[in-house]
RNA sequence: GCUCGGUUAGCUCAGUAGGUAGAGCAUACGGCUGUUAACCGUAGGGUCAUUGGUUCAAUCCCAAUACCGAGCG
Numbered sequence: 001g002c003u004c005g006g007u008u009a010g011c012u013c014a015g016u017a018g019g020u021a022g023a024g025c026a027u028a029c030g031g032c033u034g035u036u037a038a039c040c041g042u043a044g045g046g047u048c049a050u051u052g053g054u055u056c057a058a059u060c061c062c063a064a065u066a067c068c069g070a071g072c073g
Stems, first nucleotide, its partner, number of pairs: 001072007010025004019056001027043005049065005
């Protein structure tokens, strides 16, 4: 330098032939228990890497950029 993959909640990851996003763990609160743990429930938490484009509408499609990883030279 070229090619490919990845970037979504504090962490690990889903999601989609385009219709404004979920799980587990963690955190807070409550229930249960003599207490803690465990277990059960509820809640908070996301400008979906950044910018631009297409579209009535983009996490999803297109382009560029940044970072991480793999391969080739």
This is a predicted structure of a 73-nucleotide RNA (transfer RNA) from a Legionellales bacterium. Rfam family: tRNA. It is annotated as a transfer RNA. Gene Ontology term of the family: triplet codon-amino acid adaptor activity.